[in-house]
Molecule: transfer RNA
Organism: Dactylosporangium sp. CS-033363
RNA sequence: AGAGCCGUAGCGCAGAGGUAGUCGCGGUUGCCUUGCCAAGGCAAAGGACGCCGGUUCGACUCCGGCCGGCUCUG
Numbered sequence: 001a002g003a004g005c006c007g008u009a010g011c012g013c014a015g016a017g018g019u020a021g022u023c024g025c026g027g028u029u030g031c032c033u034u035g036c037c038a039a040g041g042c043a044a045a046g047g048a049c050g051c052c053g054g055u056u057c058g059a060c061u062c063c064g065g066c067c068g069g070c071u072c073u074g
Base pairs, nucleotide, nucleotide: 001073002072003071004070005069006068007067010025011024012023013021018057028044029043030042031041032040050066051065052064053063054062
């Protein structure tokens, strides 16, 4: 320098035009359990589409550019 894949919550991921997830782990709060703690169980609240444009009635999704990561080629 070129090519491919990827970027969604604190972490790991699904979702590929029409309500962003009854998702897993972790954190917070409350309750249950216990003589107390820890562990465990239940519930609640909160938290997300890398950035900028374009297409569209509507974009996490499609298109372009940029940034970042991984791999390959030279």